[in-house]
A computed fold for a 73-nucleotide RNA from a Holosporales bacterium, annotated as transfer RNA.
RNA sequence: GCUGAAGUGGCUCAGCUGGUAGAGCAACUGAUUCGUAAUCAGUAGGUCGGAGGUUCGAAUCCUCUCUUCAGCA
Numbered sequence: 001g002c003u004g005a006a007g008u009g010g011c012u013c014a015g016c017u018g019g020u021a022g023a024g025c026a027a028c029u030g031a032u033u034c035g036u037a038a039u040c041a042g043u044a045g046g047u048c049g050g051a052g053g054u055u056c057g058a059a060u061c062c063u064c065u066c067u068u069c070a071g072c073a
Stems, first nucleotide, its partner, number of pairs: 001072007010025004019056001027043005049065005
């Protein structure tokens, strides 16, 4: 330099053919317990790496760009 993959709550990952962003773990509150852990119930937390475009509507499609990984040279 070229090609491909990935980027989504604190962490690991889903998200179908474009139509209200979800799960598990973690955190917090409550119940239970003499207490802790475990268990049960609930709460909060992200506008999807960034910018632009298409569309009535974009995490999803297009363009540019940033970061990481892999391959080729």
Lineage of the source: Bacteria > Pseudomonadati > Pseudomonadota > Alphaproteobacteria > Holosporales. Rfam family: tRNA. Gene Ontology term of the family: triplet codon-amino acid adaptor activity.